[in-house]
Context: one part of a larger RNA
Molecule: small-subunit ribosomal RNA, central domain
Organism: uncultured prokaryote
RNA sequence: CUGGGCGUAAAGCGCACGUAGGCGGAUCGAUCAGUUGGGGGUGAAAGGCCUGGGCUCAACCUAGGAACUGCCUUCAAUACUGUCGAUCUUGAGUCCGGAAGAGGGUAGUGGAAUUCCCAGUGUAGAGGUGAAAUUCGUAGAUAUUGGGAAGAACACCAGUGGCGAAGGCGGCUACCUGGUCCGGUACUGACGCUGAGGUGCGAAAGCGUGGGGAGCGAACAGGAUUAGAUACCCUGGUAGUCCACGCCGUAAACGAUGAGUGCUAGGUGUUGGGCAGCAUGCUGUUCAGUGCCGUAGCUAACGCGUUAAGCACUCCGCCUGGGGAGUACGGCCGCAAGGUUAAAACUC
Numbered sequence: 001c002u003g004g005g006c007g008u009a010a011a012g013c014g015c016a017c018g019u020a021g022g023c024g025g026a027u028c029g030a031u032c033a034g035u036u037g038g039g040g041g042u043g044a045a046a047g048g049c050c051u052g053g054g055c056u057c058a059a060c061c062u063a064g065g066a067a068c069u070g071c072c073u074u075c076a077a078u079a080c081u082g083u084c085g086a087u088c089u090u091g092a093g094u095c096c097g098g099a100a101g102a103g104g105g106u107a108g109u110g111g112a113a114u115u116c117c118c119a120g121u122g123u124a125g126a127g128g129u130g131a132a133a134u135u136c137g138u139a140g141a142u143a144u145u146g147g148g149a150a151g152a153a154c155a156c157c158a159g160u161g162g163c164g165a166a167g168g169c170g171g172c173u174a175c176c177u178g179g180u181c182c183g184g185u186a187c188u189g190a191c192g193c194u195g196a197g198g199u200g201c202g203a204a205a206g207c208g209u210g211g212g213g214a215g216c217g218a219a220c221a222g223g224a225u226u227a228g229a230u231a232c233c234c235u236g237g238u239a240g241u242c243c244a245c246g247c248c249g250u251a252a253a254c255g256a257u258g259a260g261u262g263c264u265a266g267g268u269g270u271u272g273g274g275c276a277g278c279a280u281g282c283u284g285u286u287c288a289g290u291g292c293c294g295u296a297g298c299u300a301a302c303g304c305g306u307u308a309a310g311c312a313c314u315c316c317g318c319c320u321g322g323g324g325a326g327u328a329c330g331g332c333c334g335c336a337a338g339g340u341u342a343a344a345a346c347u348c
Stems, first nucleotide, its partner, number of pairs: 004319003007302002012316001014201004021194003025088007033081002035077008049065006091191001092188003095184005103177007110154001114150008125136002162169002206247006215241002220236004258315006266293013297304002321348003330341004
């Protein structure tokens, strides 16, 4: 390279947008570039192969043939692909009318709880555990009542419920703003799919500057446990967790399942629409989502099964025994931590 693969055996980039490229709906016409058939030229000789011949055989030598799978040219064919022209509406998009939603951003605001402060009541314990102790408390704790302050998170609603490309998103209100679905079928007329590079987004932790700091809490200190206990348990507690701006760019970033399109039994829940019927909440039906079970089929099995891991096509990414190693070196990126790209010797 040809192949075979990628849910769990090695293997789907964390996710999107998008450049080049690859691929691309229906009809008619033109062209004949690709494609197909025939002819011609060329494809040196030697070597190799096949069939013969010559040295007594063979090696060796020699004749002919085939082959040289290619290139050029010419004639012809026109289904498919390409190109050009014209047309179309089912793909895609626009418009109009509706709908749901923790989608994003900014500002404001609410109650419960927690901690702290002040005051009242009140007295000897409280706290914590398997049991204790460290700890707090007669300088009045714990408990309880009233008042105040602060920060963070939003009980119930809450639901294999919703929204988002993924990460993710949950009190309430206003404003700004993205996407989706259903119905109408008015408009454009293939405007599409994928996407190497590239660009953007991207949990937590971590980093820089400035704020903030209630609770929790790496590190750290103490108390226990234990043979020991640099742990699990307990009492404290700093970074951090929060906000603004700027970095980092990773994850079991998981559905361990790339994106798109078409096709292939059903049943039963649920979310958002439409239509019809009966009628005031049900039935039937049809789209779009989200679950469970399951047919054919697939699978090594487990399982998947119209939300495919089935049947196909298009495009991208990735894998090729274990260790060495996601390491070294080099490049690029980063303030750093490190990230990314990515070997070999050796060894089994």